Annotation
The prediction has a mean pLDDT of 79. The RNA shown here (TPP riboswitch aptamer (THI element)) has 107 nucleotides and comes from Chitinophagaceae bacterium 26-R-25. It was read from a public genome assembly, where an Rfam model found it.

RNA sequence: AUUCAGUUCCCGGGGUGCCUAUUUUUUGCAAAGCAAAAUGGCUGAGAUAAUACCCGUAGAACCUGAUCAGGGUAAUGCCUGCGCAGGGAAGGUGGCCAAAACUUCGU
Repeated sequence: AUUCAGUUCCCGGGGUGCCUAUUUUUUGCAAAGCAAAAUGGCUGAGAUAAUACCCGUAGAACCUGAUCAGGGUAAUGCCUGCGCAGGGAAGGUGGCCAAAACUUCGU
């Protein structure tokens, strides 16, 4: 000096569902009980809306198909399939550019 990779930073994209069945708690109705709800329960990186989390083309982050199919669950976009289906975010280190500093190995 430079390739790959990594950390932080900057830029950009994305989702936020199910259930009051069980435990706990809150609210309403005098109470039993019923109803509504959650910093409660389920899955998950994230479901407490944001200074978090995930993803950026070698792209299953996420969207469409989809009020999909099979299985399972208290229930669900829970699991699998669909799926080398269709889409999906410029990514940034001389300059240009919306957007830079550093580190290990190698050469």